Molecule: Bacterial RNase P class A
Organism: Binatia bacterium (SeqCode)
RNA sequence: AAAGUGGAUCAAGCGAUCGCCCUCUCAGAGGGAGGAAAGUCCGGACUCCACAGGACAGGGUAGCCGCUAACGGCGGCCCCGAGCAAUCGGGGGAAAGUACCACAGAAAACAUACCGCCCUCUGCCUACGGCGGAGGGUAAGGUUGAAAAGGCGAGGUAAGAGCUCACCGGUCCAUCAGUGAUGAUGGGCGCAUGGUAAACCCUACCCGGAGCAAGACCGAAUAGGAGGGUGGGUGGUCCGCCCAAACCCCUCGGGUAAGGUCGCUCGAUCGCGCGAGCAAUCGCGCGGCAAGAUGAAUGAUCGCUACGGUUCUCGUUGGGAGCCGUCACAGAAUCCGGCUUACCGAUCCACUUUAGCC
Numbered sequence: 001a002a003a004g005u006g007g008a009u010c011a012a013g014c015g016a017u018c019g020c021c022c023u024c025u026c027a028g029a030g031g032g033a034g035g036a037a038a039g040u041c042c043g044g045a046c047u048c049c050a051c052a053g054g055a056c057a058g059g060g061u062a063g064c065c066g067c068u069a070a071c072g073g074c075g076g077c078c079c080c081g082a083g084c085a086a087u088c089g090g091g092g093g094a095a096a097g098u099a100c101c102a103c104a105g106a107a108a109a110c111a112u113a114c115c116g117c118c119c120u121c122u123g124c125c126u127a128c129g130g131c132g133g134a135g136g137g138u139a140a141g142g143u144u145g146a147a148a149a150g151g152c153g154a155g156g157u158a159a160g161a162g163c164u165c166a167c168c169g170g171u172c173c174a175u176c177a178g179u180g181a182u183g184a185u186g187g188g189c190g191c192a193u194g195g196u197a198a199a200c201c202c203u204a205c206c207c208g209g210a211g212c213a214a215g216a217c218c219g220a221a222u223a224g225g226a227g228g229g230u231g232g233g234u235g236g237u238c239c240g241c242c243c244a245a246a247c248c249c250c251u252c253g254g255g256u257a258a259g260g261u262c263g264c265u266c267g268a269u270c271g272c273g274c275g276a277g278c279a280a281u282c283g284c285g286c287g288g289c290a291a292g293a294u295g296a297a298u299g300a301u302c303g304c305u306a307c308g309g310u311u312c313u314c315g316u317u318g319g320g321a322g323c324c325g326u327c328a329c330a331g332a333a334u335c336c337g338g339c340u341u342a343c344c345g346a347u348c349c350a351c352u353u354u355a356g357c358c
Base pairs, nucleotide, nucleotide: 001354002353003352004351005350006349007348008347009346010345012305013304014303015302016301017300018299020032021031022030023029024028034329038340039339041338042337043336044335045334046211047210048209049208053239054238055237056236058207059206060205061204062203063077064076065075066074067073078091079090080089081088082087092202093201097200098199099196100195101194114142115141116138117137118136119135120134121133122132123131124130125129150168151167153165154164155163169191170189171188172187173186174185175184176183177182215262216261217260218259225252226251227250228249229248231243232242233241269288270287271286272285273284274283275282276281306326307325308324309323310322311321312320313319314318
């Protein structure tokens, strides 16, 4: 200098004038929309059913160990694959069973003989050989395919084949290291007849429901109406449990209201420091309170600064002047922890590879 990999920050600030909302010690003071507020994909807090058990069905997750309130999240590690690498992607089980693997190919899984190779007998001919027929052996070579009865080398054989041997691979046992997934070493065995489970399935673990339009209170009004049921009890089924003939449930009809207050922001919270831990995170100490709207506030104008873009210019690491912009994605609605998606531009950190220089 170039090419890459992984991560982070910002997303304007100040003042004045006018206009909104909230709080307060009230004629003033303080504050007021994001990194994703989005999606509603997960997990909860909280509220109600409700005092709320078990099983089945159903759903979710899936290497090991940790973190967390929890999660399908996060951290570290192990193995497989891609990459020169930094890094990235994946991860229960195919020997419980069922099912599928198009086309091609001889054959697609207790799967194979199309071309071949070898042996015996035999017919013909141009007779060192070739072309056929019958029988037997073979799966090494070749064809097809995403994938074809482990790989490579040597020996052996009529020709071949783990048939035999060495190495690799596989599997079993032992020892060592590690919390563990797993790894290393040594030994035994010719050892597996493939792949697919975001196919059905099997194994292990986990899972009440509904949701702030939850729910509570106040106020107001009406017809304490009519009919039906023996049932009703916040996903389905069964058992259990509870409340039942007033209740409760269902249908019809009538009234109030486009009511008010709370819930509503003090939190699994934020900042700084110290300590533990590889880290995620946790502990301790000190300090802080930073929107709470409700047809839905958080805005507009001007000036300056800052930043970005662009034009011109100069004495060109940069300076000056003018103009434009405040950019993209996009706006809280009970709150929090994640994941996913969208995105203008600027900046920063660490690492890998290549080339050159010192």